[in-house]
RNA sequence: GGCUCGGUGGCGAAGCGGUAACGCAUCGGUCUGCAAAACCGAUAUACACGGGUUCGAUUCCCGUCCGGGCCU
Numbered sequence: 001g002g003c004u005c006g007g008u009g010g011c012g013a014a015g016c017g018g019u020a021a022c023g024c025a026u027c028g029g030u031c032u033g034c035a036a037a038a039c040c041g042a043u044a045u046a047c048a049c050g051g052g053u054u055c056g057a058u059u060c061c062c063g064u065c066c067g068g069g070c071c072u
Stems, first nucleotide, its partner, number of pairs: 001071007010024003018055001026042005048064005
């Protein structure tokens, strides 16, 4: 340098055109003598950045940045 896969809440991770699941963590509650576990509930400025297409973009297109892999 070329090709390819990926970047989503504090962490892991699904979704891939129509207001982003789930798990863990966190917070509150029930339970308990107190805790832990279990159960119930809740919150969170989560779609790397800049353009384009579209009525509408996390999703499609172009460029950039970052990380992994392959090739030279």